[in-house]
RNA sequence: UCAGCUCGUGUGGGAGAGCCUGUCGUGACAUGGCAGCGCCGAAGGGGCAACUUCCCCGGAACCUCUCAGGCAAACGAACCACGCGAGUCGA
Numbered sequence: 001u002c003a004g005c006u007c008g009u010g011u012g013g014g015a016g017a018g019c020c021u022g023u024c025g026u027g028a029c030a031u032g033g034c035a036g037c038g039c040c041g042a043a044g045g046g047g048c049a050a051c052u053u054c055c056c057c058g059g060a061a062c063c064u065c066u067c068a069g070g071c072a073a074a075c076g077a078a079c080c081a082c083g084c085g086a087g088u089c090g091a
Stems, first nucleotide, its partner, number of pairs: 001091002004088010018037001020036005038071003044067001045065003051058001
């Protein structure tokens, strides 16, 4: 210096599911609080196969569970692309 990988960060893209019912509040809406029922899965978190092992342990997900989170918009969002920073391994 270059490439890969990991973490962080910026920009862009980024699904799903009731802007449900009652009540409080308001001049009336909306946002919101409380209670209730119904849902979603791609923040996070939990669980497991093959494999490995004498055994135990270990062991993935966009699978699964829905604790958490979410169900108009906004925010957020796994993941993808490009850029930047740091680390690591190799040439």
Predicted 3D model of a 91-nucleotide RNA (Glycine riboswitch aptamer) from a Pseudonocardiales bacterium. Its mean pLDDT, the model's own confidence on a scale to 100, is 81. NCBI's taxonomy places the organism under Bacteria, Bacillati, Actinomycetota, Actinomycetes, Pseudonocardiales.